[in-house]
The RNA shown here (transfer RNA) has 72 nucleotides and comes from a Chloroflexota bacterium. Its mean pLDDT, the model's own confidence on a scale to 100, is 83. Its Rfam family is "tRNA". The family's RNA type in Rfam is transfer RNA. The sequence is in RNAcentral, with records from ENA.
RNA sequence: GUCAAGGUAGCUCAGGGGUAGAGCGUCCGCCUGAAAAGCGGAAUGUCGACAGUUCAAAUCUGUCCCUUGACA
Numbered sequence: 001g002u003c004a005a006g007g008u009a010g011c012u013c014a015g016g017g018g019u020a021g022a023g024c025g026u027c028c029g030c031c032u033g034a035a036a037a038g039c040g041g042a043a044u045g046u047c048g049a050c051a052g053u054u055c056a057a058a059u060c061u062g063u064c065c066c067u068u069g070a071c072a
Base pairs, nucleotide, nucleotide: 001071002070003069004068005067006066007065010024011023012022013021018055026042027041028040029039030038048064049063050062051061052060
C1' cells in the first nucleotide's frame, strides 16, 4: 500500500431501518453480630468522527480515524 473483520454502558458482548439491551461490575436497601452469598431496586451511552439517503439511521451509502488479521 491492497483486502477483510471489528469500534455500542466501567469490562465482555447482543441488537443489522421504528423508544438501545444482557451478563459481570458500581451504588442503595433487605438479610447478618459483621461480612460473603442470596433477594429487591437504582444509576450509567453524543452507538468511533463527519456527510449523504430516508417520514425515521446505532442499523443503509460515502470519506476519514483507530484496532486485529491476510497479502505484498